[in-house]
Predicted 3D model of a 70-nucleotide RNA (transfer RNA) from uncultured Apibacter sp. RNAcentral holds the sequence, with entries from MGnify. The organism belongs to Apibacter, within Bacteria. The prediction has a mean pLDDT of 81. Rfam family: tRNA. Rfam links the family to the GO term triplet codon-amino acid adaptor activity.
RNA sequence: GCGAGGUAGCUCAGGUGGUUAGAGCGUUGGAUUCAUAACCCAAAGGUCGGCAGUUCAAGUCUGCUCCUCG
Numbered sequence: 001g002c003g004a005g006g007u008a009g010c011u012c013a014g015g016u017g018g019u020u021a022g023a024g025c026g027u028u029g030g031a032u033u034c035a036u037a038a039c040c041c042a043a044a045g046g047u048c049g050g051c052a053g054u055u056c057a058a059g060u061c062u063g064c065u066c067c068u069c070g
Base pairs, nucleotide, nucleotide: 002070003069004068005067006066009025010024011023012022018056027043028042029041030040049065050064051063052062053061
C1' cells in the first nucleotide's frame, strides 16, 4: 500500500437509505417434574468501533481515524 471485517455476554443476519434494530446460544423469571435435565412461555440486555459530513430520514452512503484478520 491492497482486500475483508467491527451490530446484545458469544456467534451472526440486517435487499435499492424508510416507519419499532433482529435471530440462535447464553442469562434471569415462570410453567412442567418427587427432583434435575430436556422441552415450552416470558423478560432483561444495543452510544450498530469512534468523530464528522450528506439527507426530511443513516447499521446502510462519504471522509478521517482506532482495532482485528489475510